Glycine riboswitch aptamer from Syntrophomonas sp. UBA4911, 103 nucleotides, folded computationally. It matches the Rfam family "Glycine riboswitch aptamer". On this family, see Mandal et al., Science 2004: "A glycine-dependent riboswitch that uses cooperative binding to control gene expression". Rfam's curators write: This family represents the bacterial glycine riboswitch.
[in-house]
RNA sequence: UUGAUGGCUGCGGAAGAAUGAGCCCAGCUCAUACCGAAGAAGCAAGUUGCGGUGUCACCAGCACGGCAAUGAAACUUUCAGGUACCAGGACCGCAGCCGGAUG
Numbered sequence: 001u002u003g004a005u006g007g008c009u010g011c012g013g014a015a016g017a018a019u020g021a022g023c024c025c026a027g028c029u030c031a032u033a034c035c036g037a038a039g040a041a042g043c044a045a046g047u048u049g050c051g052g053u054g055u056c057a058c059c060a061g062c063a064c065g066g067c068a069a070u071g072a073a074a075c076u077u078u079c080a081g082g083u084a085c086c087a088g089g090a091c092c093g094c095a096g097c098c099g100g101a102u103g
Base pairs, nucleotide, nucleotide: 001103006098007097008096009095010094011093012092013091018032019031020030021029022028023027033083034082035081039079040077041076042075046070047069048068049067050066052064053063054062055061
């Protein structure tokens, strides 16, 4: 000097899914149903490690298979959250800040 992953802020965009009843009635509660895109949770291939079986005189190698760890999501679960508006909202775009990988 450059300014990655990541994090934060502002602005803009941003889906889905219900009714009924009660009450102190712009809201809350209950019942049953529904939604997935706050958050949360689960794991496939692969990789790593540890045993086993077969081949082989044995080792190694190879093949097969077992256990464990690691392992992604917009997939799955629906705990949480949500199902008029508002709010929220993964993610996307723009701008800025923190930070300091790398050259």